[in-house]
Molecule: transfer RNA
Organism: Saccharimonadales bacterium (SeqCode)
RNA sequence: GUGCUUGUAGCUCAGCUGGAUAGAGCAUCAGAUUGCGGAUCUGAAGGUCGUGGGUUCAAAUCCCGCCAGGCACA
Numbered sequence: 001g002u003g004c005u006u007g008u009a010g011c012u013c014a015g016c017u018g019g020a021u022a023g024a025g026c027a028u029c030a031g032a033u034u035g036c037g038g039a040u041c042u043g044a045a046g047g048u049c050g051u052g053g054g055u056u057c058a059a060a061u062c063c064c065g066c067c068a069g070g071c072a073c074a
C1' cells in the first nucleotide's frame, strides 16, 4: 500500500430483514434483609451507537470519506 473484518453504558456483548422511550449481564450507587459483612431481593444512575457527510417522512441499521484495533497478502 491492497483486501477482509471489528468499533453500541465503566467491562463483556445483543440489536444491523430501516420505524418501540436504544437493551441485557457484570460492575457502581441507594434501599430492604443481617449483630456487621457477604449472598439474596427492589430500585436508580450511566449512551453525540468511533467520527464527518449523504439517502429517506424516519438511520445503531443503507451508501461514501476519515480515524482506531485485528487478520491476510505485498
Base pairs, nucleotide, nucleotide: 001073002072003071004070005069006068007067010026011025012024013023019057028044029043030042031041032040050066051065052064053063054062